RNA sequence: GGGGCCAUAGCUCAGUUGGGAGAGCGCCGCGUUCGCAAUGCGGAAGUCGAGGGUUCAAGUCCCUUUGGCUCCA
Numbered sequence: 001g002g003g004g005c006c007a008u009a010g011c012u013c014a015g016u017u018g019g020g021a022g023a024g025c026g027c028c029g030c031g032u033u034c035g036c037a038a039u040g041c042g043g044a045a046g047u048c049g050a051g052g053g054u055u056c057a058a059g060u061c062c063c064u065u066u067g068g069c070u071c072c073a
Base pairs, nucleotide, nucleotide: 001072002071003070004069005068006067007066010025011024012023013022019056027043028042029041030040031039032038049065050064051063052062053061
């Protein structure tokens, strides 16, 4: 220098016709318990790396760009 892959909630990750943003763990509250743990119920929490484009509509398609991993040179 060139190619490929990854970037979604605090953490680990789902999200395949483009139309609901989700799970587990963690966190907060309540119940059960003398208490802890555990468990049940409820809740808060996300500019879907960034910028632009296409579209009635984009996490999901196109371009650029940032960071990480990897292959070739």